[in-house]
RNA sequence: CACGAUAAAGGCAAACCCGCUGUGAGGCGGGGACGCAAAACCACCGGCCCUGGGCGAGAGCCAAGGGCAGCGGGGCUACCAAAG
Numbered sequence: 001c002a003c004g005a006u007a008a009a010g011g012c013a014a015a016c017c018c019g020c021u022g023u024g025a026g027g028c029g030g031g032g033a034c035g036c037a038a039a040a041c042c043a044c045c046g047g048c049c050c051u052g053g054g055c056g057a058g059a060g061c062c063a064a065g066g067g068c069a070g071c072g073g074g075g076c077u078a079c080c081a082a083a084g
Stems, first nucleotide, its partner, number of pairs: 004080001011036002016031006034070001041075002044073003047068005053062003
């Protein structure tokens, strides 16, 4: 440096429930653990979702704004550390 163990120390927390918040997708706090070696952070690319528009006979398409980092890729930073 790379890799990531049945190691050590610690960390995070899905579903679900409660409260608050947002038109909504969602977010925040508490409880709770399915999981996670970046499940820390960043919407840059693809994807999905929401909102209100435009176009269209319709199927659907288009742009705008927003959300998801626990959908994948990418960027960036970081604890420990066996074997190789």

A computed fold for an 84-nucleotide RNA from an uncultured Woeseiaceae bacterium, annotated as c-di-GMP-I-GGC riboswitch aptamer. It was read from a public genome assembly, where an Rfam model found it. The coordinates come from a structure-prediction model, not an experiment, and the mean pLDDT is 88.